Context: one part of a larger RNA
């Protein structure tokens, strides 16, 4: 390489949009590129194979013959693929009527708590721990009560729930804005799927500049513990945590499970919509579509388990894997302010 694989053994890009490419519904028809059938030419000789012959046999030698396959030419076939023409509506989109939602962005408002501060009352402790101590406190702490300020996060509702491509998203209201789903059935008429490169977005932490700084809190200081204690526990506390504008591009970025389409027993929750039934009305009950859970048959699996949300049965496209270590290292290149990220070996050892 072929093959075999990718939930947990090596292996699904963090996610999405999309270029080239690959693949692609149904009907009628043209054509003959690929495809299939026939004929012909050629692919030196020797060699290989077959038949016959010659050296006493054999090796060896001589004569004759032939297949498969490649390439080119030529004559045909037309079911399916491609190409051309004309159509269809089932895939896909658009329009219409509804509808749910922490989807996004911007602005405004709110209450509880925390800390600080200014007063009142008050008097000796408070805080913390396994036990203590450092700490705070007669310059009046802690407690309680009234006022003020600041920053950050939004209890209950709350759910196995909702929504978003993922990261993620939750106090309330408003403006702008994106997508989904259901319904009826109008319209376009294959416009589709995937997607190398590429673009966009991408938790936390870090970085740059300017603000902000209540809480918590790497580093650091102190108190303990201990043989030691650069820790676990306690008292403090800088960066950070927050905002604006940039950068970074990584996570057990996980469902450790790429996307699309179709098919394949059931049962039971729940979310959205519709229809039907019922009712004064709403539930309940039955059905359908779209999500989201649990149990489970066939099937699959090394087992665990998965099981209409497949890890089942099939097709298409992409990514990735190929013993362990060395190593996600070295070197080179690209990107980055840096930290580093991406790409990514070998010697050697077992």
């Nucleotide at each position: 390489u072929u093959g075999g694989g990718c939930g947990u053994a090596a292996a699904g890009c963090a996610u999405c949009u999309g270029u080239a490419g690959g693949u692609g519904u149904c009907u009628u028809u043209u054509c003959a590129a690929g495809u299939c059938c026939g004929c012909c030419g050629u692919c030196a000789a020797a060699u290989c194979c077959c038949a016959g012959g010659g050296c006493u046999c054999a090796a060896c030698c001589c004569u004759g013959g032939a297949u498969a396959g490649g390439c080119a030419g030529u004559g045909g076939a037309a079911a399916a693929u491609a190409c051309g023409a004309a159509g269809c509506u089932g895939g896909a989109g658009u329009a219409c009527a509804g509808u749910a939602g922490g989807g996004g962005c911007a602005g405004a408002g709110g209450g509880a708590a925390u800390u600080u501060u200014c007063g009142g009352u008050g008097c000796a402790g408070u805080g913390g721990u396994g036990g203590a101590a450092u700490g705070c406190a007669u310059u009046g702490a802690g407690a309680u009560u009234g006022g003020a300020a600041a920053g950050a996060a939004c209890a209950c509702c709350a759910a196995u729930g909702g929504u978003g491509a993922a990261a993620g998203c939750a106090c309330u209201c408003u403006a702008c804005u994106a997508g989904g789903c259901c319904g009826a059935c109008a319209u376009u008429g294959a416009c589709a799927c995937u997607g190398a490169g590429a673009a966009a977005c991408g938790a936390a932490a870090u970085c740059u500049a300017g603000g902000g700084g209540a809480u918590c809190g790497a580093a650091u200081g102190g108190g303990a513990u201990u043989a030691a204690a650069u820790a676990c526990c306690c008292c403090a506390g800088u960066a950070g945590u927050c905002c604006u504008a940039g950068c970074c591009a990584u996570a057990a970025a996980c469902u450790a499970u790429g996307g699309a389409u179709a098919c394949u027993a059931a049962g039971u929750g729940u979310u959205g919509u519709g229809c039907a039934u019922a009712u004064c009305g709403a539930c309940c009950c039955a059905c359908a579509c779209a999500g989201u859970g649990c149990u489970a048959u066939a099937g699959c699996u090394a087992a665990c388990g998965c099981a209409u949300u497949a890890a089942g049965u099939a097709u298409c496209c992409c990514g990735c894997c190929u013993g362990a270590g060395g190593a996600g290292u070295a070197c080179g290149u690209u990107c980055g302010c840096a930290a580093g990220a991406a790409u990514g070996a070998a010697a050697c050892u077992c």
The part of an RNA shown here (small-subunit ribosomal RNA, central domain) has 350 nucleotides and comes from Larix kaempferi. It matches the Rfam family "Bacterial small subunit ribosomal RNA". Rfam links the family to the GO terms ribosome and structural constituent of ribosome. Its mean pLDDT, the model's own confidence on a scale to 100, is 87. The source organism's lineage runs through Eukaryota, Viridiplantae, Pinidae, Conifers I and Larix.